[in-house]
RNA sequence: GUAGAGGCGCGUUUUUCACGGAAAUCGGAAGGAGACGGUCAGGUUGUGGAUCGCCGAUUGAGGGGGAAAACGCCGAAGGGCUCCUUUCACUGACAGGUCAGGUCCCCUGGGGGUAUUUCCAAAUAGGAGUACCACUGUCAUCAUGGAAUAUGAUGGAGUGCUAU
Numbered sequence: 001g002u003a004g005a006g007g008c009g010c011g012u013u014u015u016u017c018a019c020g021g022a023a024a025u026c027g028g029a030a031g032g033a034g035a036c037g038g039u040c041a042g043g044u045u046g047u048g049g050a051u052c053g054c055c056g057a058u059u060g061a062g063g064g065g066g067a068a069a070a071c072g073c074c075g076a077a078g079g080g081c082u083c084c085u086u087u088c089a090c091u092g093a094c095a096g097g098u099c100a101g102g103u104c105c106c107c108u109g110g111g112g113g114u115a116u117u118u119c120c121a122a123a124u125a126g127g128a129g130u131a132c133c134a135c136u137g138u139c140a141u142c143a144u145g146g147a148a149u150a151u152g153a154u155g156g157a158g159u160g161c162u163a164u
Base pairs, nucleotide, nucleotide: 001164002163003162004161007074009073010072011071012070013069014068015067016066017065023059024058025057026056027055028054034045035044036043038094039093040092041091042090077108078107079106080105083102084101085100088097109136110135112133113132114131115130116129117128118127119126138156139155140154141153142152143151144150
């Protein structure tokens, strides 16, 4: 360099099913001056009653979940920091937040259970982190064994292990 292995194995996409509700419109009650995320400038809109909050009705996105199929795979992939690009809001600029993609470096062998923190959220579903617990694969060391791909104990990490 190439080819492989771990198993409730990883990720993506499509279809379908259930759940729910961001936003929008209409009506009602109430309220009384600003409102359009922060600042500046502009623009639009508001006493012909806006924004915000409450009640009702209509429509209902995206994300998440179950099932099936296909594709790509075994640092699969996930997470963290930095940097670059980018999405979102009336327009522009700045700053912050947010969405998505990529880069450098760092962490995690894998799935599970429990606890806890956190994200999204309608959710008791799900994601992520941390700790502990066994299980599992791999290698190393030690002990037992005539030996074995055996049994047991301890420990390491995928930049590993096996074959070439």
About this RNA
RNAcentral holds the sequence, with entries from MGnify. This is a predicted structure of a 164-nucleotide RNA (Lysine riboswitch aptamer) from uncultured Anaerotruncus sp. Rfam family: Lysine riboswitch aptamer. Rfam's curators write: Riboswitches are metabolite binding domains within certain messenger RNAs that serve as precision sensors for their corresponding targets.